[in-house]
RNA sequence: GCCUUCGUAGUUUAACGGAUAAAACGGCCGCCUCCUAAGCGGCAGCUCCAGGUUCGAUUCCUGGCGAGGGCA
Repeated sequence: GCCUUCGUAGUUUAACGGAUAAAACGGCCGCCUCCUAAGCGGCAGCUCCAGGUUCGAUUCCUGGCGAGGGCA
């Protein structure tokens, strides 16, 4: 340099182009308990960046940036 896979919550992952972006663990508050743990209820928190296509983009396209792999 070229090809390829990927980038979503603090972490690990979901989400036929369409509903308020979901779950587990973690965090916070409460209930329960003599206390802790466990259990139960609730809350907060996320689409790498910039364009494009579309009535509508986490999803499709282009370019960047970053990570892994392959070739030279």

The RNA shown here (transfer RNA) has 72 nucleotides and comes from a Candidatus Microgenomatia bacterium. The sequence is in RNAcentral, with records from ENA. Its mean pLDDT, the model's own confidence on a scale to 100, is 80. Its Rfam family is "tRNA". It is annotated as a transfer RNA.